[in-house]
RNA sequence: CAAUUGAGAGUUUGAUCCUGGCUCAGGACGAACGCUGGCGGUGUGCUUAACACAUGCAAGUCAAGGAGAACUUUAUCUUCGGAUAAAUAUUAAACUGGCGAACGGGUGAGUAACGCGUAAAUAACUUGCCUCAGAGAUUGGGAUAACAUUGGGAAACCAUUGCUAAUACCAAAUAAUGCAGCGGGCCCUUCGGGGCAUUUGUUGUUAAAGUAGGCUUCGGCUUACACUUUGAGAUAGGUUUGCGUCCGAUUAGUUUGUUGGUAGGGUAAUUGCCUACCAAGGCGAAGAUCGGUAGCUGGUCUGAGAGGAUGAUCAGCCACACUGGAAUUGAGAUACGGUCCAGACUCCUACGGGAGGCAGCAGUGAGGAAUUUUGCACAAUGGGCGAAAGCCUGAUGCAGCAACACCGCGUGAUUGAUGAAGUUUUUAGGAAUGUAAAAAUCUGUCGUAAGGGAAGAAAUGUUUCAAAUGUUAAUACCAUUUGUUAUUGACGGUACCUUACAAGAAAGGACCGGCUAACUUCGUGCCAGCAGCCGCGGUAAUACGAGGGGUCCUAGCGUUGUCCGGAUUUACUGGGCGUAAAGGGUACGUAGGCGUUUUAGAAAGUUAUGUGUUAAAUACUUUAGCUUAACUAAAGAAGUGCACAUAAAACUAUUAAAAUAGAGUUUGAGAGAGGAACGCAGAAUUCAUGGUGGAGCGGUGACAUGCGUAGAUAUCAUGAGGAAAGCCAAAUGCGAAGGCAGCCUUCUGGCUCAAAACUGACGCUGAGGUACGAAAGCGUGGGGAGCGAACAGGAUUAGAUACCCUGGUAGUCCACGCCGUAAACGAUGAUAACUAGCCGUUGGGGGGAUUUACCCCUUAGUGGCGAAGCUAACGCGUUAAGUUAUCCGCCUGGGGAGUACGGCCGCAAGGCUAAAACUCAAAGGAAUUGACGGGGACCCGCACAAGCGGUGGAGCAUGUGGUUUAAUUCGAUGCAACGCGAAGAACCUUACCUGGUCUUGACAUCCUGCGAACUUUCUAGAAAUAGAUUGGUGCCUUCGGGAACGCAGUGACAGGUGCUGCAUGGCUGUCGUCAGCUCGUGUCGUGAGAUGUUGGGUUAAGUCCCGUAACGAGCGCAACCCCUAUCCUUAUUUGCCAGCACAUUAUGGUGGGAACUAUAAGGAGACUGCCGGUGAUAAACCGGAGGAAGGCGGGGACGACGUCAAGUCAUCAUGGCCCUUACGACCAGGGCUACACACGUGCUACAAUGGGAAGGACAAAGAGCCGCGAAGCCGCGAGGUGUAGCUAAUCUCAUAAAUCUUUUCGUAGUCCGGAUUGGAGUCUGCAACUCGACUCCAUGAAGUCGGAAUCGCUAGUAAUCGUAGAUCAGAAUGCUACGGUGAAUACGUUCCCGGGUCUUGUACACACCGCCCGUCAUACCAUGGGAGUGGGUUGCACCAGAAGUGGCUAGUCUAACUUUGUGAGGACGGUCACCACGGUGUGAUUCAUGACUGGGGUAAAGUCGUAACAAGGUAGCCCUACCGGAAGGUGGGGCUGGAUCACCUCCUUA
Repeated sequence: CAAUUGAGAGUUUGAUCCUGGCUCAGGACGAACGCUGGCGGUGUGCUUAACACAUGCAAGUCAAGGAGAACUUUAUCUUCGGAUAAAUAUUAAACUGGCGAACGGGUGAGUAACGCGUAAAUAACUUGCCUCAGAGAUUGGGAUAACAUUGGGAAACCAUUGCUAAUACCAAAUAAUGCAGCGGGCCCUUCGGGGCAUUUGUUGUUAAAGUAGGCUUCGGCUUACACUUUGAGAUAGGUUUGCGUCCGAUUAGUUUGUUGGUAGGGUAAUUGCCUACCAAGGCGAAGAUCGGUAGCUGGUCUGAGAGGAUGAUCAGCCACACUGGAAUUGAGAUACGGUCCAGACUCCUACGGGAGGCAGCAGUGAGGAAUUUUGCACAAUGGGCGAAAGCCUGAUGCAGCAACACCGCGUGAUUGAUGAAGUUUUUAGGAAUGUAAAAAUCUGUCGUAAGGGAAGAAAUGUUUCAAAUGUUAAUACCAUUUGUUAUUGACGGUACCUUACAAGAAAGGACCGGCUAACUUCGUGCCAGCAGCCGCGGUAAUACGAGGGGUCCUAGCGUUGUCCGGAUUUACUGGGCGUAAAGGGUACGUAGGCGUUUUAGAAAGUUAUGUGUUAAAUACUUUAGCUUAACUAAAGAAGUGCACAUAAAACUAUUAAAAUAGAGUUUGAGAGAGGAACGCAGAAUUCAUGGUGGAGCGGUGACAUGCGUAGAUAUCAUGAGGAAAGCCAAAUGCGAAGGCAGCCUUCUGGCUCAAAACUGACGCUGAGGUACGAAAGCGUGGGGAGCGAACAGGAUUAGAUACCCUGGUAGUCCACGCCGUAAACGAUGAUAACUAGCCGUUGGGGGGAUUUACCCCUUAGUGGCGAAGCUAACGCGUUAAGUUAUCCGCCUGGGGAGUACGGCCGCAAGGCUAAAACUCAAAGGAAUUGACGGGGACCCGCACAAGCGGUGGAGCAUGUGGUUUAAUUCGAUGCAACGCGAAGAACCUUACCUGGUCUUGACAUCCUGCGAACUUUCUAGAAAUAGAUUGGUGCCUUCGGGAACGCAGUGACAGGUGCUGCAUGGCUGUCGUCAGCUCGUGUCGUGAGAUGUUGGGUUAAGUCCCGUAACGAGCGCAACCCCUAUCCUUAUUUGCCAGCACAUUAUGGUGGGAACUAUAAGGAGACUGCCGGUGAUAAACCGGAGGAAGGCGGGGACGACGUCAAGUCAUCAUGGCCCUUACGACCAGGGCUACACACGUGCUACAAUGGGAAGGACAAAGAGCCGCGAAGCCGCGAGGUGUAGCUAAUCUCAUAAAUCUUUUCGUAGUCCGGAUUGGAGUCUGCAACUCGACUCCAUGAAGUCGGAAUCGCUAGUAAUCGUAGAUCAGAAUGCUACGGUGAAUACGUUCCCGGGUCUUGUACACACCGCCCGUCAUACCAUGGGAGUGGGUUGCACCAGAAGUGGCUAGUCUAACUUUGUGAGGACGGUCACCACGGUGUGAUUCAUGACUGGGGUAAAGUCGUAACAAGGUAGCCCUACCGGAAGGUGGGGCUGGAUCACCUCCUUA
């Protein structure tokens, strides 16, 4: 020394909450791989082939015995070959014998088992060596190995003959409280017998007089070690038992020595362990048997724990030793380094035959991602033998290799700013790397060198000395003990210490999009690549690669693999099942589980206390030892378990006795489409017969098929037949569910109510099991009116195997028998109890009122709304999805798949049970906001309607597409491109094409040199350009030069209408001048969000009012701005002229005027202000007055949040990329103008409301000096000439035209129309050929009002008429602007289109141009079937039978003993039984493979359709049957998880 402990994140969606999977962050490892690597300590190191092994070593040892003298040395002899003797020597080697070899060491193949763990039992057993105690150790005998000899063999080895010993072997004696047998005795008895541990007699049964030391009187004694026997102990085992110990039921039955008994055998011992006989048992749903996998445990890893995973190192047990079998020896083995046999393999061989077993330590090969040295030592610890010395010991102790793991240390410290250089970046200023470096000072871990230097060692033994004890007569001797002295180290050149040297030799790896700490540049361009999940990469990548910088860890860092965790994601702790996965279709009921009240007993569960055990190590706590730590040691506590003992008695179980509240029985009533059977009636359809009648009927969106003059349909009468049940009728009733409906009768089940009595827990649930179980379907036999799968025909359609129509078979009906499934649903298991109410309704009872229309209470049902509570939300809410209890069923991501295989059931269809490989990161529920709907409601708009005029037809103009071309430059492409960019292409423009030219450039800046600039003329050329040539010397100056310009040179650069509008700015279009789009605070909701902004009115308007959990605000609307309509004031020229005057052919021409018009400045005016009505007294609307104008007076500018990656890189700007003697620049010519064709937009027409001719009238707004250009003259005219005037209210362009008046034409291809063409001209311009406009003369095409379709317009509008301007040398039918004349119609919102608001459904969110299903085709992947084929395992039957054991056996041989026997005993041989390998046959099971074949998954894109999601265009789905390229269609029954509309009923609120 109590406990001291629990984190989440990413990913489904446009967003949200939930469900649910996947993934990550942590820890761990006997690891491996990649990059890197300084040191030390402590550990660890074939997880795969229990695969094969070269070589060496891993188990020997011994005072007994025998024999004998290897090698070496010495001596002697010698025939020189050798011999003899001694030493070495208490020797080596070999042999006999003892002990050991059964330990130690290795491995985990087998084993699912009493194998292991734990707790017990052994009165059912053994135990060598060791300890204690008792007794003893007597007398003899015959062999044999070694050795020698001979022989065989290649060898291994074997055989013959001869000698010898023992603690080897044998016989005899002795002995009991030993052992075995037989008697007696005692006790018990079921009378069969049993027990004696505690009585007694008798028979049988045993030893090495050994070795060594000492003494000796030589007899012996004694010590030590051996030996025999008995008992006990200790140790080590054997056997048995309770409990625990993986997965599969797609393994359900198994077993014949099997289960038990009796007798015998066998064993150390119990037991079917074995045998004979008898009985027929034993095991099993609490999982037998079979199959698969696996050594078990202490522990280890993880975890808050409970658990989960695991069983390397260390420790306990088991099993195995090349594979299989067997015994021998022994205390112990069925024996890793023993034997025998069989088999496979390897090796040797003289071919006859032999040898071997590393899963001991090293090591080799092989396998593999992968795992070390053929090391040192017995110094320590331990083991064997020995009296001991000692020998042996790959146990062990050490070292070596390996960052394999854990722990520790270091790679320096302090100071150091001009913030050096370099590098990176940049907004070009700077910033970062960075006190980092350099430099200065200091230190010395580590390193190198030198020197010193432990502990681990205790000793045993021996030697010296001393003492004690035993023995003895003895203080000798001997033995033992104690003390003393000396000696013993593989590691080891150790640890450690000291000195010297010198910052010296010592840092990397991964990562930097989020999770997850850490950002920038370049390169690349859906490529290369990354990736744990989500996901990055298609030209500006913090995600790829590199650089810089940063973050994290650090001698390591990452990756991969595996386990636990997170994961409450199998939920005991600690989950769920209405809609997410999940309640069995329903009931009855067996086993099982659970179960009312009281008392008593006992004590199984339970509780408490104690005892034993829970090995050590580990883990925990506290100390201690290595400098620290890892590591190690000591002590302590703990160890939830099991067993035993004692106690308690509340609860549960049990036994006994009672009780009545649960349950049931009896009596009396009651309601009901509950069930079964028989019979009967009416309406309707159809058919048949007859009558009437006479042309159609029927059917549809519209048709057609079909029926009908052979008389249909229609109508009347009669008859036949089958099926179904109108009204009542309902929110109703009954039933377990499925389900049940005309009426009557019979039989029958259940339920409810009332009041009593009785039984006395008889109850609840319910795995298996049994019964019932819609529709369809099947079998047999009937029946068949209507309906009606299939089928046929007709329609529809691109097709239509459908929807629609006409027919129509099975079937639908009945009887009997199967099937056993449905959205079999309340998607809600059964039972019991508790927890607010209110309103209906059905059955029964009670009470009150009234005398019967009602109310109240109660009970059993059946509905609606709702408190609390629950729920992810929706919702549920006494009929729970609330709170509790019991029991059953079921779920664990999506797909594959309710499929395959197997089994069971079925006549079949098929049903029940029910996987895996593979694949994805989701699949899903509820709710939210949008969008959408061939959903609904309301509203608006020239949206429709009502009108007017057009387009589409003709000719021409213009643009586009297409085609063509050297080029026909480029862009714009539904509305929202197409008379658009282009407000104007003959050259230019021009971007295109062909050809000719230039290269610092046509254009800009800088530098250098030269020259003024500039200019005249000529030549070549198409020109650009090139060459020659004339004139000219300027300006400023501080006299150096400078400025401008030109030429030449140099390089920086210029240049690009080259690309990307999907990198951009800016600008623009469009929805849309539509009325919307948002925010703050508050409130509601877990949340996304809602509310506000919805509702009732109203408006052009989210305009305003009212209401209101909202109150306010912003961007939009409106207003403010401009033009216009009326008036006023002011001003008065170039405009105006009423009044006055003058002049003129005439004219505001002139003087003058300031009234009018006009001009252009400023004001006024219009606000629903006033009146009436409607309305909520509001907002507002309707009508009216006044007014120039009336409800926004008319028009314009003005365009919310946003959408379309809308348009534009060719207006401009601009990032990036690209070109640089060209994609730049210059020049000439050509092209943009082409032309079978198609489309858009326009002009002119087709004529009489008109054309022509003549005459005459009235505007507005503009433009003008490179200009407008008058008058006059010329020309038919375009125009020419001419020059006045005008920088413009002055002059000019400039006559307005339609209109009006008169006249002509008379309905025609014309007096319409004007294209086209010929001729002649004019003008502009260097230049009208390609390719201009206009004029004149002549020509005189199509066209007679336009198919389908389609456009504009609501008032000064449409229509119609002309005028002007921009661009421009010239060139409008286009564009922009101006005025003149000047209509018709709008009932209205059903429909088309577009838009707004609310609501609803949704599987859409890139938002319906959405999503999405199936066949077919292609490629790949895994898998099922498959004639079969090849292996493994195994059952049964049979054959076979090595070695061995046991039985039998005179066939052979034989030392001990002997009664001498043909003895006993033994060995060999033979034979029988058992039996391994092996073989045959037949099954089962499993793996691999297999032509062909089935479906499944994935892929990017393809084919055919469009089944589903909206009412998905035929509502969908479930079961079933038939049919069809496919999704699918149809029939029957069911469900709502169907939209919309209407009705009924009920509820809520008022």
Model confidence (mean pLDDT): 81 of 100. This is a predicted structure of a 1550-nucleotide RNA (small-subunit ribosomal RNA) from an SAR324 cluster bacterium. RNAcentral holds the sequence, with entries from ENA. NCBI's taxonomy places the organism under Bacteria, delta/epsilon subdivisions, Deltaproteobacteria, SAR324 cluster.